[in-house]
RNA sequence: CCUCUGGAGAGUCCUUUUUAAGGCACCGACGAGGCAAGCUGUGAGGUUUAUCUUUCAGGUACAAGGACAGAGG
Numbered sequence: 001c002c003u004c005u006g007g008a009g010a011g012u013c014c015u016u017u018u019u020a021a022g023g024c025a026c027c028g029a030c031g032a033g034g035c036a037a038g039c040u041g042u043g044a045g046g047u048u049u050a051u052c053u054u055u056c057a058g059g060u061a062c063a064a065g066g067a068c069a070g071a072g073g
């Protein structure tokens, strides 16, 4: 990296020219941003990432997506 399996959260709210758009509310486990911790340094600082945090994007029935976990190649 590929395949398979499991895989959460939050309105199937309201409106309209109806599968899409808009409004308000809400969610965090794709992504994106920020810093803590860690590492380094005498220090000033530097470096860097999260399951923390912001909700920008995304999402709030089904479907799709999906961090992470397991198995195989």
Base pairs, nucleotide, nucleotide: 001073002072003071004070005069006068011024013023014022015021016020025060026059027058031056032054033053034052038047039046040045
This is a predicted structure of a 73-nucleotide RNA (Glycine riboswitch aptamer) from uncultured Dialister sp. Its mean pLDDT, the model's own confidence on a scale to 100, is 81. Taxonomically the source falls in Dialister (Bacteria, Bacillota, Negativicutes, Veillonellaceae). Of the family's consensus pairs, 90% are formed in the model.